This is a predicted structure of a 91-nucleotide RNA (c-di-GMP-I-GGC riboswitch aptamer) from an Anaerolineales bacterium. The sequence was found by an Rfam model in a public genome assembly.

[in-house]
RNA sequence: ACCGAUAACGGCAAACCCGUCGAAAGACGGCGACGCAAAGCUAUGGGUCUAAAUCUGCCGAAGCGCAGACAUGAUCGCCAAGCCACCGAAA
Numbered sequence: 001a002c003c004g005a006u007a008a009c010g011g012c013a014a015a016c017c018c019g020u021c022g023a024a025a026g027a028c029g030g031c032g033a034c035g036c037a038a039a040g041c042u043a044u045g046g047g048u049c050u051a052a053a054u055c056u057g058c059c060g061a062a063g064c065g066c067a068g069a070c071a072u073g074a075u076c077g078c079c080a081a082g083c084c085a086c087c088g089a090a091a
Base pairs, nucleotide, nucleotide: 003088004087011036012035017030018029019028020027021026034077040083041082042081044080045079046078047075048074049073054069055068056067057066058065059063
């Protein structure tokens, strides 16, 4: 360097429920542990989720309407990539 124990010291915290924020996806706090050896950090590439705004269409008109497209929104606990890091059995 790589690697990763039924090791040690420790760490994080899914779902559910409650509160706040948000159009939503979701975020934050509390509770709680499904899991995690980078489940630490960065939305850079891909993926996925959402669609307020915008564009297009539909309904004779209307609408807080419906449908389609769209990220500038979200996710690093989807995969890559970059950066940083605790411990040290075996191979």